[in-house]
């Protein structure tokens, strides 16, 4: 210093899923649907293996079903911090 890891920031991409009726166009009601903040379960599989850590699988308690916004995760950038050589 430089690759890597991991946290933050910024910029780009970023999917899914209705309809009625009231109506103050915000929302309420009633069914119905989606899963890629969040949250649970359950397990592949890991690990120091007494016990812990786990999914883009399940669940839909949250959210979300025009647009905006939001949004898992991907790529650059910047900025800390750490391991090794």
């Nucleotide at each position: 210093g430089c690759c890597a890891c991991g946290a933050c920031g910024u910029c780009g991409g970023g999917a899914g899923a209705a309809c009625c009726a009231g109506u103050u166009u915000a929302c309420u009601g009633g069914u119905g649907c989606c899963g890629a903040a969040g949250g649970a379960g359950c397990a592949a599989c890991c690990g120091c293996c007494c016990c812990g850590g786990a999914a883009a699988c399940u669940c839909u308690c949250a959210g979300g079903c025009c647009a905006c916004g939001g949004g898992a995760c991907c790529g650059a950038c910047g900025c800390c911090g750490u391991a090794a050589a």
This is a predicted structure of an 85-nucleotide RNA (Glycine riboswitch aptamer) from an uncultured Rhodobacteraceae bacterium. The prediction has a mean pLDDT of 78. Rfam family: Glycine riboswitch aptamer. Gene Ontology term of the family: glycine biosynthetic process.